[in-house]
Molecule: Bacterial RNase P class A
Organism: Acidimicrobiales bacterium
RNA sequence: GGAGCCGACUGGAUGACCGCGGCCCACUUCGGUGGGUUGAGGAAAGUCGGGGCUCCGCAGGGAAGGGUGCUGGCUUGCGCCAGUCGAGGCAACUCGCAGGAAAGUGCCACAGAGAACAGACCGCCGGUCAGGCUUCGGCCCGGCCGGUAAGGGAGAAACGGUGCGGUACGAGCGCACCAGCACCCCGGGCGACCGGGGUGGCUAGGCAAACCCCACCCGGAGCAAGGCCAUACAGGGAGAGGGCGUCCCGUCCGUAGACACUCCCGGGUAGGUCGCACAGAUGGAUGGUCAUCCACGGAGGUAUUCCCACCUCCGGGACAGAACCCCGCUUACAGGUUGACUCCCCGC
Numbered sequence: 001g002g003a004g005c006c007g008a009c010u011g012g013a014u015g016a017c018c019g020c021g022g023c024c025c026a027c028u029u030c031g032g033u034g035g036g037u038u039g040a041g042g043a044a045a046g047u048c049g050g051g052g053c054u055c056c057g058c059a060g061g062g063a064a065g066g067g068u069g070c071u072g073g074c075u076u077g078c079g080c081c082a083g084u085c086g087a088g089g090c091a092a093c094u095c096g097c098a099g100g101a102a103a104g105u106g107c108c109a110c111a112g113a114g115a116a117c118a119g120a121c122c123g124c125c126g127g128u129c130a131g132g133c134u135u136c137g138g139c140c141c142g143g144c145c146g147g148u149a150a151g152g153g154a155g156a157a158a159c160g161g162u163g164c165g166g167u168a169c170g171a172g173c174g175c176a177c178c179a180g181c182a183c184c185c186c187g188g189g190c191g192a193c194c195g196g197g198g199u200g201g202c203u204a205g206g207c208a209a210a211c212c213c214c215a216c217c218c219g220g221a222g223c224a225a226g227g228c229c230a231u232a233c234a235g236g237g238a239g240a241g242g243g244c245g246u247c248c249c250g251u252c253c254g255u256a257g258a259c260a261c262u263c264c265c266g267g268g269u270a271g272g273u274c275g276c277a278c279a280g281a282u283g284g285a286u287g288g289u290c291a292u293c294c295a296c297g298g299a300g301g302u303a304u305u306c307c308c309a310c311c312u313c314c315g316g317g318a319c320a321g322a323a324c325c326c327c328g329c330u331u332a333c334a335g336g337u338u339g340a341c342u343c344c345c346c347g348c
C1' cells in the first nucleotide's frame, strides 16, 4: 500500500417563520385566546419468544397433546457469553433444529441381478452330460448341478481399504499395516471432549425435519384484558290520594286492577373514567418552509502532467413513526467515526 474479517458508536447542526398533541398559569363572550414547558427509535417495524399485569379455570397423581434437546456459567424466563464437536475458509473468522440408528417398527426414488440376517446379470472356477476339432498333450462350444462378492456394469449408497500368503477360482480364510467400533488402562479438562496405549471379533450403511425411546418444561385468553360511574328506553318493588283524569268489570252503590304520579332497586347499552407511564391518544400530536453550515457526490477552473489541496456552480442526508409496560429474537438501514485481528506485496 492492497484485500479481508469481527465489533463499538453515530446516523445531520444552528437560526427564523408557520403549525400540532399533553400539562401548568392567566384571561374569556365558555366557542376559545395568550404565555410557559414538554413531545419517537436503534430498530418505535415483524408481533416471533418470554416475563409483568388482568380476567377465567384449577384437590393430588397419571395419560394424551405440544415444546425444547452437546458442555459449563449467567438469567424469573426467553435467551446470552465462553467452550466442545462437525462443515467451510490459506488465515482472521463464519455457519450448524448438535440426545438415541449394536430398544423396536418403518422408509431408501431412478438405475440395477441384488438396497440391509443382501445379491449370481456379465465374468471366474469345479463337476457332469452331449457335440465339434486335434499334432492325441489337449482345446472349443452348449445344457444341467454347484462354488465364488476378486473383476465388470448400475447407483447417492453394494456389507471395511492396501499388500502378501492361501485356494479349483475366490473369500478376514490367515497374516501385516491403515481406517472404524466396543471394552479396559494412563494422562489433560469442572464438563462436553481431547491425546496415548492395550485387548477383541474382523466390521456394525443412511434417515429420528418418519413413528418411536430417553431427559426436562408447559392451564386458557388478552388493555378490544379488566375495575368504577352511568343518560334514555324496557324491567322490578314500595307509597300517597281514597278518586280528579283514561281504560277495564258491573244494572246501580261501589270494589279490584292497569295506565298515569312520587320514591327506591338490580343488571347494564350509548357514553365517561380508571387501568396509563418524566411523550402518550375518544381513530391516533410529535410536522412543514426558508437561510447558513457540515458530511457526501458530480461538473468546471487555478499553479507544472497526475494525485492531493483550494475556488466556483449544481445536486444532496438512509431505514423508518410509539399505542399497557419490560426483556429478548429476527428483519430494514445512504453515509460517517473508531478499535482489534488476518493474508498478500513493497521498503528499511
Base pairs, nucleotide, nucleotide: 001344002343003342004341006339007338008337009336010335012293013292014291015290016289017288018287020039021038022037023036024035025034026033027032041319045330046329048328049327050326051325052324053222054221055220056219065218066217067216068215069214070083071082072081073080074079084098085096086095087094088093099213100212104211105210106207107206108205121152122151123148124147125146126145127144128143129142131140132139133138160178161177162176163175164174165173179203181200182199183198184197185196186195187194188193226274227273228272229271235265236264237263238262239261245259246258247257294317296315297314298313299312300311301310302309